[in-house]
RNA sequence: GUUUUGCGCGGUGAUAGUUGCUCCGAUUUAGAUCGGAGAGGAAAGUCCGAACACACAGUCCCGCUUCUGCGGGAUUAAACGUAGCGGGUAACGCCCGCCCAGCGCAAGCUGCGAGGUGCGAACAGAGACGAGCUCCUUUAGUGGAGGUGAAACGGCUAAAUCCUUACGCGUGUGCAAGAUCGUGCCCUGAGAGCAAUCGAGGGGAGAAUCGCUUGAGCUCGACAGCAAUGGCGAGCCUAGAUAAAUAGCUAUCCUUCGACCUUGGUCGGAGAACAGAAUUCGGCUUACAAGCACAAAGCCAAA
RNA sequence: GGCCGGGUAGCUCAGUUGGUUAGAGCGAGGGACUCAUAAGCCCUAGGUCGCCAGUUCGAUCCUGGCCCCGGCCACCA
Numbered sequence: 001g002u003u004u005u006g007c008g009c010g011g012u013g014a015u016a017g018u019u020g021c022u023c024c025g026a027u028u029u030a031g032a033u034c035g036g037a038g039a040g041g042a043a044a045g046u047c048c049g050a051a052c053a054c055a056c057a058g059u060c061c062c063g064c065u066u067c068u069g070c071g072g073g074a075u076u077a078a079a080c081g082u083a084g085c086g087g088g089u090a091a092c093g094c095c096c097g098c099c100c101a102g103c104g105c106a107a108g109c110u111g112c113g114a115g116g117u118g119c120g121a122a123c124a125g126a127g128a129c130g131a132g133c134u135c136c137u138u139u140a141g142u143g144g145a146g147g148u149g150a151a152a153c154g155g156c157u158a159a160a161u162c163c164u165u166a167c168g169c170g171u172g173u174g175c176a177a178g179a180u181c182g183u184g185c186c187c188u189g190a191g192a193g194c195a196a197u198c199g200a201g202g203g204g205a206g207a208a209u210c211g212c213u214u215g216a217g218c219u220c221g222a223c224a225g226c227a228a229u230g231g232c233g234a235g236c237c238u239a240g241a242u243a244a245a246u247a248g249c250u251a252u253c254c255u256u257c258g259a260c261c262u263u264g265g266u267c268g269g270a271g272a273a274c275a276g277a278a279u280u281c282g283g284c285u286u287a288c289a290a291g292c293a294c295a296a297a298g299c300c301a302a303a
Numbered sequence: 304g305g306c307c308g309g310g311u312a313g314c315u316c317a318g319u320u321g322g323u324u325a326g327a328g329c330g331a332g333g334g335a336c337u338c339a340u341a342a343g344c345c346c347u348a349g350g351u352c353g354c355c356a357g358u359u360c361g362a363u364c365c366u367g368g369c370c371c372c373g374g375c376c377a378c379c380a
Base pairs, nucleotide, nucleotide: 001299002298003297004296005295006294008292009291013253014252015251016250017249018248019247021038022037023036024035025034026033027032040274044285045284047283048282049281050280051279052174053173054172055171056170057076058075059074060073061072062071063070064069080168081167082166083165084098085097086096087095088094099113100111101110102109103108114164115163116162133146134145135144136143178210179209180208181206182379185204186203187202188201191198192197217236218235219234220233221232223230224229254271255270256269257268258267259266260265261264304376305375306374307373308372309371310370313329314328315327316326322360331347332346333345334344353369354368355367356366357365
């Protein structure tokens, strides 16, 4: 230098102008004007875990009622889930470190990797876990061979359908949870009343408002730790829509490709993949173009 | 948006200590019967158990991941 492999990063470029959309703030009686903000690493699959909300439990205690309940506090039986050892975390089946086993030349990757017991069934085979068949051999069931099968006498392997142990969680629904407007609005209307009107009952209408975005939040710094991560200090506010906004165009620069002259200019093209928030987080899995970094192995060249 | 259920022959469905032969009904094809047809009778074919990995000697079955289909939950008393 190149090829392959492994492991990561990356994310439809930047600036300005202009036309629009959603939300927020200010001014304004309103219309409107001005200013600010506006998709992802997976927003996806909904596979795990949590926050939050509502409903429902068992046992014990206390209080009030009264013979049936209400309120408050503590706790969790079964089922289910997890499984090397230790650590991290709000929690996890996630992450980190180490050990072991398997795969790979290597970098590296994979592992539901606790303890125990049972089964070894279909086919084949003489025989499938109790022992024992045939042949050769030997002082001696002493040593060896058969032939099927995944496995053949060694008590060996094996639960990712069983049992036990330890740990976790009371159970179930899920923001279409749930709450508010509010015994409010519209239609109809038995009946009452001289009438205005009142009105039992019946039917209908809301993605309205809150939840809804300040949060286990983000960035930087130093510290502890092998690391995951943690606490500390400083700074920052970064979409909240509802049939669902987050876009279009133009110019310049930048990147890249092709052609021409030629050694850096000209002209032309392109700026793409997977994909798009919908209560919010932490993970996992899956999808992914160009480009980039690192590592290992092989080959070539030079010293 | 969230939550359930399912995928096995052309159609509708069974199928558990995981054992190898994956079945049933309807449908399809053939035969026989009949003057002919139907029914009934006899026989036959037809399967990537949605797909990909893993555990295992062995997977429709156990585990994980993808794909597809169906259903349910709000909107006033």
This is a predicted complex of two RNAs, RNase P RNA and transfer RNA, with 380 nucleotides together.
Rfam match: Bacterial RNase P class A. Rfam's curators write: Ribonuclease P (RNase P) is a ubiquitous endoribonuclease, found in archaea, bacteria and eukarya as well as chloroplasts and mitochondria.